Small-subunit ribosomal RNA from a sediment metagenome, 1444 nucleotides, folded computationally.
It matches the Rfam family "Bacterial small subunit ribosomal RNA".
Model confidence (mean pLDDT): 83 of 100.
[in-house]
């Protein structure tokens, strides 16, 4: 002394949690020994047994007993009874008690056995009564007549130093003896003093509560009386009417006080158990007796409960005294020695008594010391254990082994102090010597982070952890278990509790614009707190000095005694406080006397929607009433209600009415706020300047308190033009009880009154005072004016402040005084009591329970139905199309044995597949093998072969049989088989464990670093701003300067040139052409125009093959998307293992009410068929077992047959086709269109039936240009035409390329959909596919109300009315009568606390219910507050306020 947690990340605020210490503690796992402490905290519940207070025989009298003794008598014991003295003390508990109980300091009106000193006595006498005999009554406790007897019992006389009364005279008042042979001893009696010990009064202090605000009749006083040891309403009689309280009376609740103990830096806090003072109580409540001294624990009466005896009539008990017992309880001990000390009773002494104490005993319950060995021991780092990348690492010098000591432990001898001449429970104890032998002796907690200490198996949001954050859904250092490892140790962890850490209640030592908090305002102000300047006086507070007191223990610090240590003693400091003294007088107080700076008063000038009352004005604007016109008006995002031929709208006149004042008007002004606006007039406040005349601190702030207070809203009259909650109606919409629209009531407006709340805001309390400045307004004063000095309203600023935002002389700065206010969310401004109000509610204001956040400011993104610029076949402007027909492909779904999977928004759907009759093949059926269809080792065996041929079977695999057969150095090896094990195999799972690849935003201009600056920090600047550009392309400028990834460029193809070569071609050669290298373009050069200066853009011009990035490729930053791919590979885990392997036949992947997606084909005349002729490419492919194939011939073809030539610039495919020319056909389902079907071929191929392509012939469907919506494309581009290629035995309307013909149109960025940069909001950040808000519906919890039960405790008033004490009478001197007080117990009616409560109405929590979408963005009607009415819910509407 910090530390974790709100958050993508910061800082702030603020809460919860840790880590420290400590207990009279328990509970878990464990456990050697000593020492000192220490132990019913709960039921002040009950309580068997024993014990805890007796003692004196030197106060009496008996009685018994033993001894000596013939006896008489003498000795010595014991003892019940009368007396004396203790039993008021020592132990015990805390129940009670908010009090003079306690602590501390004082004080007077008292007593005070035994102690100690003093004076002064101690003379004479009497009669009772127990015991004790005798009787009698009871079960027993026990009592009762009767006789007789002592004393230090008790009474009388005397005396009186002296006491008491009393002014005085005077009166009154006492004793007890005992022992001893004596000497001497103890004692008794009055008194005075001391010393102890005790009552009694006082100042101060002593806990929560106001949701307890008032209480009090003996109450507060006097007086007189009575009681006490004493004062004093302690009591009673009269009198007065006080007496306490916001400085908290009264009430309720909790509690024994304190010295001290824990904690903490200290101030505090919290506790009061052992030791010590003090109180109270002794089964509960009442009561007095005796005594020096009690309302008495082990005394007494009584009354209750309770227990216990009985013979049923009685009669007894009282552990909160040690022990011990039941019960409670999480829990707390022996029915133990012993009077040896120590101290107390009581005697003269000896001595007895002492569960006080001194000790033992039990408990790790707590502090403190010891130990469980110690050296050596590693080239065997043993085993064994875990872990392992199989190398090996760790358990570990640890063990084993060597030697070596004995604390404790056993056994043996010996032995204290505590005591003094004697007496020792403890105790044969401490503590010594000797002798054995490593021998007898280590746990618990914890290892994610806080917080020291990691690994492995198991399990799989399961079982569990967890003090907080959290961890667990198959690779958990977090859960269980192991092995390691950490921490502290006879303990160690866990609970509960307390203080610390928390400055989180803040006196030291906090806050209140926006986090939790300035009440609405404060005009009047009480009480309280603070309060200018000068003199004097007091010393009251302070301040110094001494003096007293503050008990001892404790606690500190030196010393000493136990071997230390805890523990003990001594000695010193502390004891922060109180009390009395003597001094000073600065501050603050009181007191007197002064000042004018503060405050107020007065005069004078001005200013203003400052109130309040009355009149009155013009303009809107509704209504009537008339004219004039004739069809429509309103209204809406478009309508629709509504209005209007009965004459609206509109205009003109006239009349009435009721609110409300345009313009000036402004960041203006006046007012304490609330709020205040046509004009006048009366009435009234108020602020400012100036003057410096008055007064003379009269001030300030202000708990309560009075007063004032927008809208709504109520109460009662009155008044209604608008407007306008509700309420009707139309629209919207899925619904629309809203948002719009059309009526409309209450009310909005006077008058009298209530109401007391607003985002009543500057979210900023008032006051006074210091502390740069600049600049607009408003009102005054000087001044001719520049400008100067006051008041006020604003804007921007230094210093400082702040968590930032921001305040910044109007402070949120610097500092005084005073009030009110906070203390984590939430429950809740709620219930419950209370006041106020007609209600409507408003003030005041909790608790259980629940939660780990909640919240403020700022920062990156991200997102919006915010904003601004920008680009892009995005839109527009165009061509051409899809969606409608038919047919192909793929998906989807449905069918199936099976119709194998996987992709499946944009970014799946002619996609994986550049070819499913078989095969492919993952599917399904059936038949089959099981080391396997494939690899590698092993071992063992045996054949000698396998292979190929034949045969039988059989759908084939395959099975079965035959037949033929190896090579050699003859050891064996090799190859092949068969067996057996290791393993082989899997298109089985996981794309959410990867890798690799790919998609996509996007070829979009963007992603970032380094140094510096900048901010507490996240972050920010850089990378923004202006221009500019395809482009973070450039350029300037600027706290930036510079760099990399991304653009560009560098490849590479087209266009042009040069140059080298030259297979092919050609007669030859240029040329063309191929191939290779190299040049060529760079706003370079001119003019013009825009822009500012450069950058640079626009036009035009030269040149040039190409001009503004020439054209197209290839290239894909940092990231996204748990995107796609385990089925292309690879791979980690996991499964299966005669089967999810492997091999074969057959099917299937090719189905078919449907629905989507991508192509070809058309619907036709810019066509279509014909004929014949004319033409023009390019990019590419082709055998050696298998190709392209010209040509010829056959055939209507398709395609066979022969067959040249080519392994390619040479043959060949290979006649391009659209195009043009010419005929027909004339708008028709045709000569379009081809689908379907049928009949006949033809090719590939073990095989064409499911299920292939093609050729004649016939047949001739839908369709006549395509709805909603959609696509693609900006120049050699669309459209259009045809050709080749890969795959491939065959099979193309898909894919890759080729080339021919060849347009149209772009104003231009409002709109749509992407993107990119600023900026702006925000409650998102898993980032709008976000987040959230209320009913409803389900369980659970705990509180509120509730008819009304049940219980407590209190005071009231009534009944009765026990002992016991006072009074008063009567006998008589212990008794009766009467009266009073009185505890128990009962009745009644009260308010108050608590427990239960049918149900009733919110309230919390709980991974995936229901309805909707209120908010967060302009949240899709800006929220939001009061208020009032309505709605299923969030909410809507109206009034009036905020801007958060």
């Nucleotide at each position: 002394a910090g530390a974790g947690u709100u958050u993508g990340a910061u800082c702030c605020u603020g809460g919860c949690u840790c880590a420290g210490g400590a207990u009279g503690a328990a509970c878990g796992c464990u456990g050697g020994c000593g020492g000192c402490g220490u132990g019913c905290c709960u039921u002040a519940a009950g309580c068997a047994u024993g014990c805890a207070a007796g003692u004196c025989a030197a106060g009496g009298g008996g009685u018994c007993c033993g001894g000596c003794g013939c006896a008489a008598g003498c000795c010595g014991g014991a003892u019940a009874c009368c007396g004396g003295c203790g039993g008021a003390c020592g132990g015990g508990u805390g129940a009670g008690u908010a009090a003079c109980g306690c602590g501390u300091g004082g004080g007077a009106a008292u007593c005070u056995a035994c102690c100690u000193g003093g004076a002064a006595a101690u003379g004479g006498g009497a009669u009772a009564u127990a015991g004790c005999c005798a009787g009698c009554c009871g079960a027993a406790a026990g009592g009762u007549u009767g006789g007789g007897u002592a004393a230090u019992c008790u009474c009388c006389c005397a005396u009186g130093u002296g006491c008491u009364c009393g002014c005085a005279a005077g009166a009154g008042u006492a004793a007890a003896g005992a022992u001893g042979c004596a000497a001497a001893u103890c004692g008794u009696u009055u008194c005075c003093a001391g010393a102890u010990g005790a009552g009694c009064c006082u100042g101060c202090g002593u806990c929560c509560u106001a949701u307890c605000a008032g209480c009090u009749a003996g109450u507060u006083g006097g007086u007189g009386g009575g009681g006490u040891a004493a004062u004093g309403g302690c009591c009673u009689a009269c009198c007065a009417a006080g007496g306490c309280g916001a400085c908290g009376a009264c009430g309720g609740g909790u509690a024994g006080c304190u010295g001290g103990a824990c904690u903490g830096a200290g101030a505090g806090g919290u506790c009061g158990g052992u030791c010590a003072g003090c109180c109270a109580c002794a089964a509960u409540g009442g009561u007095a007796c005796u005594g020096c001294g009690a309302c008495a624990c082990g005394g007494a009466c009584c009354a209750u409960a309770c227990a216990u005896c009985u013979a049923c009539g009685g009669a007894u008990g009282g552990c909160a005294g040690c022990a011990a017992c039941u019960g409670g309880g999480a829990a707390u001990a022996u029915u133990c020695g012993g009077c040896a000390a120590u101290g107390g009773g009581c005697g003269a002494a000896a001595g007895c008594c002492u569960g006080a104490c001194c000790g033992a005993g039990c408990g790790a319950c707590g502090c403190c010391g010891c130990g469980u060995g110690g050296a050596g021991g590693a080239u065997u780092g043993a085993a064994g254990g875990c872990c392992c990348u199989c190398g090996g690492g760790u358990u570990g010098u640890a063990a084993a082994c060597u030697c070596c000591u004995u604390u404790u432990g056993u056994a043996a001898g010996g032995g204290a102090a505590g005591a003094u001449u004697a007496u020792g429970a403890c105790g044969g104890u401490a503590c010594c010597u000797u002798a054995c032998g490593a021998a007898u002796a280590a746990g618990c907690a914890c290892c994610u982070g806080c917080u020291a200490a990691c690994u492995a198996c198991g399990u799989g949001c399961c079982a569990g952890a967890a003090g907080c954050c959290u961890c667990g859904g198959u690779a958990a250092u977090g859960c269980g278990u192991a092995g390691g490892g950490u921490g502290c140790a006879a303990g160690c962890g866990u609970u509960a509790u307390c203080c610390g850490g928390a400055u989180u209640u803040a006196u030291u030592g906090g806050g209140c614009g926006u986090a939790a908090a300035g009440a609405g305002u404060u005009g009047c102000g009480u009480a309280g707190g603070c309060u200018g300047a000068a003199u004097g006086a007091c010393g009251c507070a302070u301040u110094c000095u001494g003096u007293u007191u503050g008990a001892a223990a404790u606690u500190g610090c030196u010393c000493g005694a136990c071997u230390c240590a805890a523990u003990c003693g001594a000695g010193u400091a502390u004891u922060u406080g109180g009390a009395c003294a003597a001094a000073a007088u600065a501050u603050g107080g009181u007191c007197a006397u002064u000042c004018u700076a503060g405050a107020u008063g007065g005069a004078a000038u001005a200013u203003g929607a400052g109130g309040a009352u009355g009149c009155u004005a013009g303009a809107a604007c509704c209504a009537a009433u008339g004219g004039u016109g004739g069809a429509g008006c309103a209204g809406u995002g478009a309508a629709a209600u509504g209005c209007g031929u009965u004459g609206a709208u509109a205009u003109c006149a006239u009349u009435g009415g009721g609110a409300a004042u345009a313009c000036c008007a402004a960041a203006g002004g006046c007012g304490u706020a609330g709020g205040c606006a046509g004009g006048c007039a009366u009435c009234u406040a108020a602020u400012a300047u100036u003057c410096u005349c008055a007064u003379g601190a009269c001030g300030c702030u202000g708990a309560g308190g009075c007063a004032c207070g927008a809208a709504a809203g109520c109460u009662a009259g009155g008044g209604u033009a608008g407007c306008g909650a509700a309420a009707a109606a139309g629209a919207u919409u899925a619904g629309a009880g809203a948002c719009c629209u059309u009526u409309g009531u209450a009310g909005u407006c006077c008058u009298a009154g209530c109401c007391g709340u607003a985002a009543a805001c500057g979210a900023u309390c008032u006051c006074u005072g210091c502390u740069a400045g600049a600049u607009a307004c408003c009102c005054g004063c000087c001044g001719u004016a520049a400008g100067g000095u006051g008041g006020g309203c604003g804007u921007c600023g230094c210093a400082g402040c702040u968590a930032a935002c921001g305040c910044g002389u109007u402070a949120a700065g610097c500092a005084g005084a005073g009030c009110g206010c906070c203390u984590g969310g939430g429950g809740a401004g709620u219930a419950c009591g209370a006041a106020c109000g007609c209600a409507a509610g408003u003030u005041u204001a909790a608790a259980a329970c629940u939660u780990a956040a909640a919240g403020g400011a700022a920062u990156u993104g991200a997102c919006g139905g915010g904003g601004a610029c920008c680009c892009g076949c995005a839109c527009a402007a165009g061509c051409a199309g899809u969606g409608g027909a038919g047919c192909g492909u793929g998906u989807g779904g449905u069918u199936u044995a099976a119709u194998u999977c996987g992709a499946u928004a944009c970014a799946a759907a002619a996609c994986g597949a550049a070819a499913a009759a078989c095969c492919u093949c993952a599917c399904c059926a059936g038949g089959g093998u099981u080391u396997g269809a494939c690899a590698u080792g092993u071992a063992u065996c045996u054949g000698c072969a396998a292979a190929u041929c034949c045969c039988a079977u059989g759908a084939a695999a395959g099975u079965g049989g035959g037949a033929c057969u190896c090579c050699u150095u003859c050891g064996a090896g090799g190859g092949u088989g068969a067996u057996a094990c290791a393993c082989a195999g899997a298109u089985g799972c996981u794309g959410c464990a990867u890798g690799g690849c790919u998609g996509u935003c996007g070829u979009c201009a963007g992603c970032u670093c380094g140094u510096g600056g900048c901010g507490u920090g996240a972050g920010c600047u850089g990378u923004u701003a202006c221009a500019u550009u395809a482009a973070g392309u450039u350029g300037u400028g600027a706290a930036a300067c510079g760099a990399g990834c991304g653009c560009a460029a560098c490849c590479c193809g087209c266009a042009c040139c040069g140059u080298a070569u030259g297979u092919u071609a050609a007669a030859u050669a240029a040329u063309u052409c191929a191939u290779g290298c190299g040049g060529a373009a760079c706003u370079g050069c001119c003019c013009c125009g825009c822009a500012u200066u450069u950058u640079g853009c626009g036009g035009g011009g030269a040149g040039g093959a190409a001009g503004g990035c020439g054209c197209g490729g290839a290239u894909g930053a940092c990231g996204u998307c748990a995107a796609g791919u385990c089925a292309g590979c690879a791979c980690g885990g996991u499964u299966c293992u005669u089967a999810c392997a492997c091999c074969c036949u057959g099917g299937g992947c090719u189905a078919c009410a449907c629905a989507c997606a991508c192509a070809c084909u058309a619907c036709a005349a810019u066509g279509g068929c014909g004929a014949a002729a004319a033409a023009c490419a390019a990019c590419g492919a082709g055998c050696c077992u298998c190709g392209c194939a010209a040509g010829c011939u056959a055939g209507u073809a398709a395609u066979a047959g022969c067959a040249a030539g080519c392994u390619a610039a040479u043959c060949u495919c290979u006649g391009a086709a659209a195009u043009u020319u010419c005929g027909c056909c004339u708008c028709a389902g045709u000569u379009c269109a081809g689908a379907u079907u049928g009949a006949g071929g033809g090719c590939u191929g073990c095989a064409a039936u499911u299920c292939g392509c093609c050729c004649u012939c016939a047949u001739g469907a839908a369709g006549u240009c395509g709805g909603a919506a959609u696509u693609g494309c900006u120049a050699g581009u669309a459209a259009u035409c045809g050709c080749g290629g890969a795959u491939c035995a065959g099979c193309g309307u898909g894919c890759c390329g080729c080339g021919g013909u060849g347009a149209a149109u772009a104003c231009g960025u409002u709109c749509u959909c992407g993107g990119g940069u600023c900026u702006u909001g925000u409650a998102c950040a898993c980032a709008c596919c976000g987040c959230c808000c209320a009913u409803c519906a389900a369980g659970c919890g705990a509180a509120c109300a509730a008819a009304g039960u049940u219980g407590g405790g209190g005071g009231c008033a009534c009944u009765c009315g026990a002992a016991u004490c006072c009074c008063g009478g009567a006998u008589u001197u212990a008794u009766u009568c009467g009266g009073g007080a009185g505890a128990a117990a009962g009745u009644g009616a009260c308010a108050c606390c608590a427990g239960c409560g049918a149900u009733g109405a919110g309230c919390g929590c709980u991974a995936a219910g229901u309805u909707g979408u209120a908010a967060c963005a302009a949240g899709g009607u800006a929220u939001c507050c009061c208020u009032a009415g309505c709605c299923g819910a969030a909410g809507c509407u109206g009034g009036g306020g905020a801007u958060g």